[in-house]
The RNA shown here (transfer RNA) has 71 nucleotides and comes from a Minisyncoccota bacterium. The coordinates come from a structure-prediction model, not an experiment, and the mean pLDDT is 86.
RNA sequence: GGGCCGGUAGCUCAAUGGUAGAGCGUGGCAAUCGCAAUGCCAAGAUGCGGGUUCGAUUCCCGCCCGGUCCA
Repeated sequence: GGGCCGGUAGCUCAAUGGUAGAGCGUGGCAAUCGCAAUGCCAAGAUGCGGGUUCGAUUCCCGCCCGGUCCA
């Protein structure tokens, strides 16, 4: 330098163009003599910039970061 894969919540992952979800974690409440487990509720995210579209996590282009392969 080039090819391929990936970047979404604190972490691990979903979401084939139409309200971005789950598990764990965090906070509150319940329950308990108390703690844990458990139940209920809540907060919390689309790498950046453009384009297409009525509408983009999704499609297209460029850039950045990580992984892998080639040179």